[in-house]
């Protein structure tokens, strides 16, 4: 050129039309003579951009990134 996948928190990963959620890391606080461990707690996210819907991370159309794969 062409097809396909994959993109939600600093990181790794669910969640798949109806409040986005864990781990881990960060902030404050408790413990402890001091680090460590440990407990409570708190802020942090859906690549963009549009469209269906009462209502979209989820369906749909375009784009931008990165990945495979044919030529």
């Nucleotide at each position: 050129g062409c097809g396909a996948g994959u993109g939600u928190a600093g990181u790794u990963c669910a969640u798949u039309g109806g409040u986005a959620g864990a781990a881990u890391g960060c902030g404050a606080g408790c413990u402890u003579c001091c680090c460590a461990a440990g407990c409570u707690u708190g802020a942090g996210a859906g690549g963009a951009g549009g469209g269906u819907u009462c209502g979209a991370u989820u369906c749909c159309c375009u784009u931008c990134a990165c990945u495979c794969g044919c030529u």
This is a predicted structure of a 71-nucleotide RNA (transfer RNA) from an uncultured Clostridia bacterium. The coordinates come from a structure-prediction model, not an experiment, and the mean pLDDT is 81. Its Rfam family is "tRNA". By type it is a transfer RNA. Rfam's curators write: Transfer RNA (tRNA) molecules are approximately 80 nucleotides in length. It was read from a public genome assembly.